[in-house]
Molecule: Bacterial RNase P class A
Organism: Atribacteraceae bacterium
RNA sequence: GGGGACGUUCGGGUAAUCGCGGGUGGAAAACCCACUCGAGGAAAGUCCGAGCUCCACAGAGCAGGGUACUGGGUAACACCCAGCGGGGGUAACCCCGGGAAAGUGCCACAGAGAGGGAAACCGCCUCCGGUCAUGCCGGAGGCAAGGGUGAAAAGGUGAGGUAAAAGCUCACCGGGCAACGGGUGACCGUUGUGCCAGGUAAACCCUACCCGGAGCAAGGCCAAAUAGGAAGGGUUGAGGUUGCUCGCCGACCUUCGGGUUGGCCGCUUGAGGAACCGGGAAACCGGCUCCCCAGACAGAUGGUUACCACCUCCCCCGUUCCGGGGGAGGACAGAACUCGGCUUACAGAAUGUCCCCCCAC
Numbered sequence: 001g002g003g004g005a006c007g008u009u010c011g012g013g014u015a016a017u018c019g020c021g022g023g024u025g026g027a028a029a030a031c032c033c034a035c036u037c038g039a040g041g042a043a044a045g046u047c048c049g050a051g052c053u054c055c056a057c058a059g060a061g062c063a064g065g066g067u068a069c070u071g072g073g074u075a076a077c078a079c080c081c082a083g084c085g086g087g088g089g090u091a092a093c094c095c096c097g098g099g100a101a102a103g104u105g106c107c108a109c110a111g112a113g114a115g116g117g118a119a120a121c122c123g124c125c126u127c128c129g130g131u132c133a134u135g136c137c138g139g140a141g142g143c144a145a146g147g148g149u150g151a152a153a154a155g156g157u158g159a160g161g162u163a164a165a166a167g168c169u170c171a172c173c174g175g176g177c178a179a180c181g182g183g184u185g186a187c188c189g190u191u192g193u194g195c196c197a198g199g200u201a202a203a204c205c206c207u208a209c210c211c212g213g214a215g216c217a218a219g220g221c222c223a224a225a226u227a228g229g230a231a232g233g234g235u236u237g238a239g240g241u242u243g244c245u246c247g248c249c250g251a252c253c254u255u256c257g258g259g260u261u262g263g264c265c266g267c268u269u270g271a272g273g274a275a276c277c278g279g280g281a282a283a284c285c286g287g288c289u290c291c292c293c294a295g296a297c298a299g300a301u302g303g304u305u306a307c308c309a310c311c312u313c314c315c316c317c318g319u320u321c322c323g324g325g326g327g328a329g330g331a332c333a334g335a336a337c338u339c340g341g342c343u344u345a346c347a348g349a350a351u352g353u354c355c356c357c358c359c360a361c
Base pairs, nucleotide, nucleotide: 001357002356003355004354005353006352007351008350009349010348012308013307014306015305016304017303018302020038021037022036023035024034025033026032040332044343045342047341048340049339050338051337052215053214054213055212064211065210066209067208068207069083070082071081072080073079084097085096086095087094088093098206099205103204104203105200106199107198121147122146123143124142125141126140127139128138129137130136131135155173156172157171158170159169160168174195176193177192178191179190180189181188182187219265220264221263222262229256230255231254232253233252239249240248241247272291273290274289276287277286278285279284310330311329312328313327314326315325316324317323318322
């Protein structure tokens, strides 16, 4: 100097002016005035996990859903930290993660054959017969070594061995099992044995663990309203009409129809933030001091002007380099009960650690 990996911070500033929402004060309601606070790193997607609220709930089981290497963190998680194994990359680093040796299913096309330790399509070898023939034809056997198909053909490479072959035997590699050793554990190492066992679980399934439902339009309080009316029902005891029965009226129940649909709380002080100290490898935890940081309900957090800064584009000037002047534009997005995460979007700017290559000393 060039290229790359992983993070972190910011995402315009100052002033004036016109506005908007909340709070406090001006004695009190309204108005007005003053002071003060007023979006984000994702407020987003609503994908996980919780708090909170109401409803349901003896216990257990089935069904259904979710999670899935190990150890730790956490209120909890599918999140985070550290590790283990596999894969990719020269490297920094990145990606993936229960079980295929319980059982069942599936494996397109091609191919003889797609899972039974299977399978002779082209082949290799031996024997028998025919033929002059070591060749060819026919027959009986052996062979998974070579070719071919495929994403995948039942360990790989080499040597021995054989009629030709083959874990048939041996060495190395790979994989299974067992013992011993190390580690909290995932797992690793050594030795022995010995080749028996394709892939797919976001196919069914198996194992372990977890899971009640709805959501702030949750939910609570106050005010207002339930007037007048229509239809139907049942009278067992109880009202009125008349002492009794029936009937009627009223009351009661159901339905229709009508009316009220405004305010307050929930609501923002919380698993909250910052500095320091301590513990821990880290995530994180503990202590102490300080801080208060939006709460609307048609929904505020904005507009304009000037100057400055950065980036991009266009035009003009001095001959290009370089410099000056003018103009235009500036990302994603936007709280609505609140937290912890994940994911996705993002003009541009700054910065830390690490890796690779080249050059010079």